[in-house]
RNA sequence: AGAGUUUGAUCCUGGCUCAGAAUGAACGCUGGCGGCGUGCUUAACACAUGCAAGUCGAACGAGAAAGUUUCCUUCGGGAGAUGAUUAAAGUGGCGCACGGGUGAGUAACGCGUGGGUAAUCUACCCUCAAAUCAGGAAUAACCAGCCGAAAGGCUGGCUAAUACCGGGUAUUGUUGUAAAGCUUUCGAGAUUAACAACGAAAGGUGGCGCAAGCUACCGUUUGAGGAUGAGCCCGCGUCCCAUUAGCUUGUUGGUGGGGUAAUGGCCUACCAAGGCAACGAUGGGUAGCUGGUCUGAGAGGAUGAUCAGCCACACUGGAACUGACACACGGUCCAGACUCCUACGGGAGGCAGCAGUGAGGAAUUUUGCGCAAUGGGCGAAAGCCUGACGCAGCAACGCCGCGUGAGUGAAGAAGGCCUUAGGGUCGUAAAGCUCUGUCGAUGGGGAAGAAGUUAAGUAGUGCAAAUAGUGCUAUUUAUUGACGGUACCCGUAGAGGAAGCACCGGCUAACUCCGUGCCAGCAGCCGCGGUAAUACGGAGGGUGCAAGCGUUAUUCGGAAUUAUUGGGCGUAAAGGGCGCGUAGGCGGGUGCAUAAGUCAGAUGUGAAAUCUCGGGGCUCAACCCCGAAAGUGCAUUUGAAACUGUGUAUCUUGAGUAUGGUAGAGGAAAGCGGAAUUCCUGGUGUAGAGGUGAAAUUCGUAGAUAUCAGGAGGAACACCAAUGGCGAAGGCAGCUUUCUGGCCCAAUACUGACGCUGAGGCGCGAAGGCGUGGGUAGCAAACAGGAUUAGAUACCCUGGUAGUCCACGCAGUAAACGUUGAUCACUAGGUGUAGUGGGUAUUGACUCCCGCUGCGCCGGAGCUAACGUAUUAAGUGAUCCGCCUGGGGAGUACGGUCGCAAGAUUAAAACUCAAAGGAAUUGACGGGGGCCCGCACAAGCGGUGGAGCAUGUGGUUUAAUUCGACGCAACGCGAAGAACCUUACCUGGACUUGACAUCUCGGGAACCUUUUAGAGAUAAGAGGGUGCCUCCUUUGGAGGAGCCCGAAGACAGGUGCUGCAUGGCUGUCGUCAGCUCGUGUCGUGAGAUGUUGGGUUAAGUCCCGCAACGAGCGCAACCCCUAUCUUCAGUUACCAUCAUUAAGUUGGGGACUCUGGAGAUACUGCCCCGGUUAACGGGGAGGAAGGUGGGGAUGACGUCAAGUCCUCAUGGCCCUUAUGUCCAGGGCUACACACGUGCUACAAUGGUAUAUACAAAGGGUCGCGACCUCGCGAGGGCAAGCUAAUCCCAUAAAGUAUACCUCAGUUCGGAUUGUAGUCUGCAACUCGACUGCAUGAAGUUGGAAUCGCUAGUAAUCGUGGAUCAGCAUGCCACGGUGAAUACGUUCCCGGGCCUUGUACACACCGCCCGUCACACCAUGAGAGUUGGUUGUACCAGAAGUCGUUGGGCUAAUCUUUUAGAAGGCAAACGCCUAAGGUAUGAUUGAUAAUUAGGGUGAAGUCGUAACAAGGUA
Repeated sequence: AGAGUUUGAUCCUGGCUCAGAAUGAACGCUGGCGGCGUGCUUAACACAUGCAAGUCGAACGAGAAAGUUUCCUUCGGGAGAUGAUUAAAGUGGCGCACGGGUGAGUAACGCGUGGGUAAUCUACCCUCAAAUCAGGAAUAACCAGCCGAAAGGCUGGCUAAUACCGGGUAUUGUUGUAAAGCUUUCGAGAUUAACAACGAAAGGUGGCGCAAGCUACCGUUUGAGGAUGAGCCCGCGUCCCAUUAGCUUGUUGGUGGGGUAAUGGCCUACCAAGGCAACGAUGGGUAGCUGGUCUGAGAGGAUGAUCAGCCACACUGGAACUGACACACGGUCCAGACUCCUACGGGAGGCAGCAGUGAGGAAUUUUGCGCAAUGGGCGAAAGCCUGACGCAGCAACGCCGCGUGAGUGAAGAAGGCCUUAGGGUCGUAAAGCUCUGUCGAUGGGGAAGAAGUUAAGUAGUGCAAAUAGUGCUAUUUAUUGACGGUACCCGUAGAGGAAGCACCGGCUAACUCCGUGCCAGCAGCCGCGGUAAUACGGAGGGUGCAAGCGUUAUUCGGAAUUAUUGGGCGUAAAGGGCGCGUAGGCGGGUGCAUAAGUCAGAUGUGAAAUCUCGGGGCUCAACCCCGAAAGUGCAUUUGAAACUGUGUAUCUUGAGUAUGGUAGAGGAAAGCGGAAUUCCUGGUGUAGAGGUGAAAUUCGUAGAUAUCAGGAGGAACACCAAUGGCGAAGGCAGCUUUCUGGCCCAAUACUGACGCUGAGGCGCGAAGGCGUGGGUAGCAAACAGGAUUAGAUACCCUGGUAGUCCACGCAGUAAACGUUGAUCACUAGGUGUAGUGGGUAUUGACUCCCGCUGCGCCGGAGCUAACGUAUUAAGUGAUCCGCCUGGGGAGUACGGUCGCAAGAUUAAAACUCAAAGGAAUUGACGGGGGCCCGCACAAGCGGUGGAGCAUGUGGUUUAAUUCGACGCAACGCGAAGAACCUUACCUGGACUUGACAUCUCGGGAACCUUUUAGAGAUAAGAGGGUGCCUCCUUUGGAGGAGCCCGAAGACAGGUGCUGCAUGGCUGUCGUCAGCUCGUGUCGUGAGAUGUUGGGUUAAGUCCCGCAACGAGCGCAACCCCUAUCUUCAGUUACCAUCAUUAAGUUGGGGACUCUGGAGAUACUGCCCCGGUUAACGGGGAGGAAGGUGGGGAUGACGUCAAGUCCUCAUGGCCCUUAUGUCCAGGGCUACACACGUGCUACAAUGGUAUAUACAAAGGGUCGCGACCUCGCGAGGGCAAGCUAAUCCCAUAAAGUAUACCUCAGUUCGGAUUGUAGUCUGCAACUCGACUGCAUGAAGUUGGAAUCGCUAGUAAUCGUGGAUCAGCAUGCCACGGUGAAUACGUUCCCGGGCCUUGUACACACCGCCCGUCACACCAUGAGAGUUGGUUGUACCAGAAGUCGUUGGGCUAAUCUUUUAGAAGGCAAACGCCUAAGGUAUGAUUGAUAAUUAGGGUGAAGUCGUAACAAGGUA
């Protein structure tokens, strides 16, 4: 610091997501040790049990027991002493308001910060001063009696005090009177005098002393001061909602009174009517606040566990008492809920203290040890108490540290995994060898934390008469450790006890195999998975972190994605429809003053801890300690005076006023005008008119349309007229008049900042709509009819009502748009136009030049994502207002306001998606445009579609009818030829190392003949036969090559699957003219340029121009055939001349034809014209051929996941006594039907018969097969020739000549069938071809539709070949005869280039909208129902304070004392008041039959609204 994700790609906008850090965490897997921390975030839910606040005998009365011991004893026990300065209970003092817990409430002076208190208090503590006199009356404990289950209580009696109560005295106390100066915040305050009144106390312990008394310490009292703590007040800061806008009656203020420690409506009586609020009152929601913590570069954002400060609370609500302090966590009273005890009468209780329990929850510990330390309470002290605290336990909850070994070790072991089978990898990893000893285990040693207190001793010193005593200080000795025999140290043995988790498609470090097959599953986002998954599951390997690792949740960051730092608003979200103007914000020049803002210095504060820096202590670190810095703040004070503010004075340039003048559809009202439409009347006139793509509805013989004349009425104002004018916007158009607003120009004078903007507010505001009343010619929603259509609630047509018009009201919205808020200043130009002024010139009008104000166009810098904008800014600055923050839900719901209504305005959420969007680019597409081409259309010729047959396909059938090919570009296609074979299919019979290949072993020559069984494969035999090479060689043996048989296993085999895993080959667009690259240039970029443009061409062919210059693959040419000529060569070809023959038959010839070699020729070369002096085009000459002469081969980048795994090759998968192999038979040849491609025809341009002429190109020895001969014929027999320019196939046919047929289902046509044959072949039944005779079907030119062809072409005629034993109407090739037509490019189809639009990019066979149906989800409404919170009114009213009364009761004091007074108490009454109740509202949840719209879902239904001119923009 960024990254992924919208697109085919790009830039931008914009959201979503990720990488980081963090946590009081939880969950999953795993888990060795230690240190330091942390640990109910949920139910302020309920709590068993134990403990958490006591202490003081040196304040007081009283005072046990156990035990020990002495004595007595009836052995049961009793008495004394000690225990005992005791325990427990009581009176009294101090404490219990601290410490500890929790965060419910609280939006508040609660908290933070800084001040104030001259408006206050402060126990214990410290300092100073003074004092501590002298009396009295009770009471608890205790005893006795009584009540009660208990808790507890009542009566009578005794007693003490540092308990209680008078009295005396008294300072600088308090109060009153009154005075002085001082200070002051002007309210008052402190100080100092004077007088009067009021106001205290308590003793205890020790020492000396006979005592009186003295004295020390502690306590008590008064006063002053300090310290500490607290109360109250104020400035500033402190969350969200305006869909909460008005709130308030003790309310705001005053006076008197009360109350408090103290100010104050804190309370009360009276008086006044105020107070708060858009700078957010009131109301609602949420929340303890802070130091800090987390994050962040910071500013900020989030948070408020542990630690620390403050506040609040203590079962819920209310209340007071005591006290220095409480309205009191472990106190009291009352009410309520809950729990417990009960003898049912009544009582008890409050863990949000520490442990612990239940419950809730994803989730949070031991009913531990100790007061040794620190701190607290009491005490003179010892000491006691202390769940504060110190420790330990549990928990990887967090942070930090350590370990799980180190070195060496290649046969790179075994094994796993992968593999191209060679190897690679785990991997020096292991084993082995040599070491070390942390942690743990075990055995020893062993701290610091301890300072004190007390006692004793010593020394100094104070008090004092004192060498008693005692206080203080110093010192010595003794004594005190929960943790804990812990930390730490030493020794011993021994590599021994100690590694996991997540991830590996991209982001993001890390890759392979197997399994699975849109299944199972994964996923943070994009997205993986449909048979080769680096994305699922497993494995091997790797990467990351490590006693942890991942996941989930949450916060900040990244996010400049709320933008102060630091964003925007023409088109992406976003300028208010426009103006006037209030508050507010901002504001011209100069002088003076001031010092609020501002700046600088100083002082105080900003607690500690934390953070940062420096240093130090635990072996390091975490952690802890010390110091510094920081704490951006607040307050006080001193100064400065530039700027802002404020005050004052002045100025004229901003703004305005006055004078003169011009232009204008500016506004309002009234009047007038002509053209046109319609209607009415009358005339002329006759059959149609009207309307449309075409029609019809409609009007018209009752006279329309047309035409002429007259009249009526309403609405709108042609031409002028214009990117002209005016207005703030909406908007404004005939002419005239009246009234009226504003702009502009010119020149001077005046005012003197009077200005700009503008939340709320007020006004204006198109069309349409609403209300009332008029008006209504035309037009025209709704509606009706006619068309169109599959439908047509539309587009088109005929009618037609609201409305459009006027008046007065309402409404208040528009794509109210320049999609651009207002104002001011500055920043290159050019040009047009409107208004006006000046100058020059002119007789004058034009013209020209300069200025101001408008309205436009072009364009530079700059800006912009780009498009674009550009002095009329979207540039550069300033001020103010409005608005935006992903898409959808939604400008919707609810609520409020406005409205007669329609509706407007303000304006969410749940839920859902990962996009939605802007500009530009390349394509593709368009029922967009332009240009051009093609048998594309047109013009022609001939066909197909109808018939019969052939053939292929679909379908059907079948045991099987093997498989593939499906628009063009499948269908006489693979198949250049299925009777067996082929053959892949079916049925049946067989084989299993196999029909075929390689290797190993054994045997055998190979091979030939033959028998039996069987459908055959096969099985079982018989006979003959023994080769070739090498070696040893006597017979003979051994080995080898090929071949055969047998055995076992490695393996063979597969026309089985996947052409969507592939190679190769092929089709197609298309023989269309295109497709690209390098460098340069332009653009942020995708890309563009080049390749576009003007011409031209068959052509991106060529020329010219041009920020391009070149190049490549294509085009063309080079190649082959053909057309002409030359030359060479002539056999089997040829024959003009010579000879010869039946015949080029034979001589001969080399001229010709022809053959096959080599060459030539054609290039727009020449001429004319056109054209840019071009390319090129038109015409002509010459020439066999003329503008690529004709034909072929040749197929760019690419497209179609096009075709082919059944040609071949090949990955993967599958079968392996079968999906392999062999054999027989069958099938591929089936047949209601449909389609494609063909053949033959329908006839006379024909058929039949006879005669007769002329080819080319091929093939042939397992062959072609002549002549001759037989057969009507297919063909047979014999057999010559030919390995081919020699022989054969082999007669070419149409044609020509003659004859017949005469328009018929025929002398056309030949299907079908019968029969007899021929040939091939082991074999023609299923299932061949051909021949003869007989038979003689459909068919009389073919509907819609559709195909081929532009010249030696179509059409027509025959010939040959491949395949092949045989089988062609198919295919491939050959020649013969040989046309017609093309005006032309409007239209159909296909294609090319340019341009345009696009919401398409799987690219129009695209995209996409809405209703309906189904499922699910959240939400609104809803008769209601049921909760929470709360307001108002009323009823009732516990405890309690206060007030009143006080008749009943009453120790202290007083008195005139059987009693009374003062005072007090009970009790009663009154005010206030909690819970409770009644009534009625408000608000907010939950729920509800039904209902409404919304969202999401698999391939549902209906249409086709939008995107192209989207077919009606």